[in-house]
Context: one part of a larger RNA
């Protein structure tokens, strides 16, 4: 100088307190251990692994495992000889295909000094090389996680000090902030804070289709004429700065209350992540040095396998009802997506669904709500509560659903009656419930990523846990 203290003093975080809602207990899902296995690839391991890479493992993906194959190779440059094309496309044999052998049709490259001479191509060999998801994340680049959106980390010149190093950045106030004010051997930068940027929340304005309808006509209907006022799109300004006013304060800074105002002291949210730390993670996204394979550690195929099951654990989901369940009736969004595609209307089917196909390259068409409201039933039951398992008919998709999808009908009708010790989240349009879309994707979500709908309770307070920030003290620690 620092780390550290079951030392101190100030001070902040949904840290704890005061509240809601959960995990922990059941069933299932989904990772992960563990065991099994021919193989159940491989990484990730306290917070910061464990619905994580994985925005989606029947083939494939795919790295694994068994078997049958290739060996200059699936892919690139070059060397050397040969053909002049290549490449689609029909059939058959052998086989599990890869692969090989036969075969029927289309096409019959450019230039050209007419030489394979130049280019391209395709085969054949030859060595050079290709390949490698083989290892080293403790050789590395990049990228990412955290501590933390925590307020702090530094430096020039000066002055102090034999140096190390202090000064500045500490004192006295604020502040969400090393945010600002004074003060002061310091002056002043500098990356970080804050601001600039996106998006909501008020107007104002331009602009008026596919959007909208106050007025006038017209409909079944903004449907049609008309019209841009209004809603709404989406440019372009405006507006919030402690600016006004009182009260505190050192007359600063700053805090309290009020006015006005769609917003009031950072207006909500979001991007943004200082110096540095954890030899954090990642050689399997990418690059990359260095070992290591080179008829195999490399390439292809078929089939398995990552889906396995006594069991442990983490994250979900869906219950144990009556603030509910079922039955009928009937509204009200957003914000996305849609041409090998979203797919209305109508018809078949108890449904998944199928059948014709309008319309839409979209403010036009179109996927498109649920809870909520109302009427009636149920009356505390292992039930009309829960839907696990399990039979059996079915639909879709896909060469293909045995291993191993995803849905629908009919019978079946387990566990579970609110969860021990523990422990998570969240302070407002939150939390809690409701449903919707997207990404990847033929098909597969309770995952994820976004979107609106109904919409609370609660905070005395900072004694104590946990993490942080500033000073001070101790220390046999560096």
């Nucleotide at each position: 100088u620092g780390a550290c203290g079951g030392g101190g003093g100030c001070c902040c975080g949904c840290a704890c307190a005061a509240g809601c809602g959960g995990u922990g207990g059941a069933g299932c899902a989904u990772g992960u251990g563990g065991u099994u296995u021919a193989a159940u690839u491989c990484g990730a391991a306290g917070c910061a692994a464990c619905g994580c890479g994985c925005a989606g493992a029947a083939c494939c993906u795919u790295a694994c495992c068994a078997a049958c194959c290739c060996u200059u190779g699936a892919c690139a440059u070059c060397c050397u000889g040969a053909u002049c094309g290549c490449g689609g496309u029909u059939a058959c044999c052998a086989g599990a295909g890869a692969u090989g052998g036969u075969u029927u049709c289309c096409u019959u490259c450019a230039g050209u000094u007419a030489g394979g001479c130049u280019g391209g191509a395709u085969c054949a060999g030859u060595g050079a090389c290709a390949g490698g998801u083989g290892u080293u994340g403790c050789a590395u680049g990049g990228c990412u996680g955290u501590c933390g959106u925590c307020a702090g980390c530094u430096c020039g010149u000066g002055u102090c000090g034999u140096g190390a190093g202090a000064u500045g950045u500490u004192g006295g106030g604020u502040u969400a902030a090393g945010u600002c004010c004074c003060g002061c051997a310091a002056c002043g930068a500098g990356c970080g804070c804050a601001a600039c940027c996106c998006u909501c929340g008020c107007c104002u304005u331009u602009a008026g289709u596919u959007g909208c309808c106050a007025u006038c006509a017209u409909u079944u209907a903004g449907u049609u004429g008309g019209g841009c006022a209004c809603u709404c799109u989406a440019g372009a300004g405006g507006g919030a700065c402690u600016g006004c006013c009182g009260g505190u304060g050192a007359u600063a800074a700053g805090c309290c209350g009020g006015a006005g105002g769609a917003a009031g002291g950072u207006g909500g949210g979001g991007a943004u992540g200082a110096c540095g730390u954890c030899a954090a993670g990642u050689c399997c996204u990418c690059a990359u040095g260095g070992c290591c394979c080179u008829u195999a550690u490399g390439g292809g195929u078929u089939g398995g396998g990552c889906u396995a099951c006594a069991c442990a654990c983490g994250u979900g989901c869906u219950a144990c009802a009556a603030u509910g369940g079922c039955g009928g009736c009937g509204a009200c969004a957003g914000a996305g997506g849609g041409c090998a595609g979203c797919g209305a209307c109508c018809c078949c089917g108890c449904g998944a669904g199928g059948g014709u196909g309008a319309g839409c390259u979209a403010a036009u068409c179109u996927c498109c709500a649920a809870a909520a409201g109302c009427c009636g039933u149920c009356u505390c039951a292992g039930u009309u509560c829960g839907g696990a398992u399990u039979g059996u008919u079915c639909u879709c998709u896909g060469c293909a659903a045995c291993u191993c999808g995803a849905g629908a009908g009919c019978a079946u009708g387990a566990a579970g009656g609110u969860g021990g010790a523990a422990u998570c989240g969240c302070u407002a349009g939150u939390a809690a419930u409701c449903g919707c879309a997207g990404a990847a994707c033929a098909g597969c979500a309770u995952g994820c990523u976004g979107c609106g709908g109904u919409g609370a309770a609660u905070a005395c307070g900072u004694u104590c846990c946990c993490g942080g920030g500033c000073c001070u003290u101790g220390u046999a620690c560096a």